A computed fold for a 72-nucleotide RNA from Bdellovibrionaceae bacterium UBA3535, annotated as transfer RNA.
Lineage of the source: Bacteria > Pseudomonadati > Bdellovibrionota > Bdellovibrionales > Pseudobdellovibrionaceae.
The coordinates come from a structure-prediction model, not an experiment, and the mean pLDDT is 81.
It was read from a public genome assembly.
Rfam family: tRNA. Gene Ontology term of the family: triplet codon-amino acid adaptor activity.
[in-house]
RNA sequence: GCCCACGUAGCUCAGUGGUAGAGUGCACCCUUGGUAAGGGUGAGGUCGUCGGUUCAACUCCGAUCGUGGGCU
Numbered sequence: 001g002c003c004c005a006c007g008u009a010g011c012u013c014a015g016u017g018g019u020a021g022a023g024u025g026c027a028c029c030c031u032u033g034g035u036a037a038g039g040g041u042g043a044g045g046u047c048g049u050c051g052g053u054u055c056a057a058c059u060c061c062g063a064u065c066g067u068g069g070g071c072u
Stems, first nucleotide, its partner, number of pairs: 001071007010024004018055001026042005048064005
């Protein structure tokens, strides 16, 4: 220098055009003599950034930034 994949909650990851989710973690509550385990409720997101297509974009297209891998 060229090519490919990925970027979504604190962390690990789903979601491939029509209301953003799960597990775990966190806060509170129930339970216990107390703790652990278990159960319930809740908070937490500019979907890397910018632009385009569309009635509508996490999703499609382009650019850009970052991470990982391959080729030379």